[in-house]
This is a predicted structure of a 72-nucleotide RNA (transfer RNA) from an uncultured bacterium. The sequence is in RNAcentral, with records from ENA and Rfam. Rfam family: tRNA. Rfam links the family to the GO term triplet codon-amino acid adaptor activity. By type it is a transfer RNA. A source record names the gene trnW. The coordinates come from a structure-prediction model, not an experiment, and the mean pLDDT is 83.
RNA sequence: AGGGGCGUAGUACAACGGUUAGUAUAGCGGUCUCCAAAACCGUAGAUCAUGGUUCGAUUCCGUGCGCCCCUG
Repeated sequence: AGGGGCGUAGUACAACGGUUAGUAUAGCGGUCUCCAAAACCGUAGAUCAUGGUUCGAUUCCGUGCGCCCCUG
């Protein structure tokens, strides 16, 4: 320099263009316990940035940024 893949709660991952953006785990509060752990109940937390297409974008397109892989 060229090509490809990826970017969503703290972490690991989901989500036919119409979802209250979900699950697990971690966090916080509670029940239980002599105290803890486990278990159970509850709670808060996220779409990389900016344009475009569309009635409607996490999803499709362009550009930028970041990470990974390949080629030279």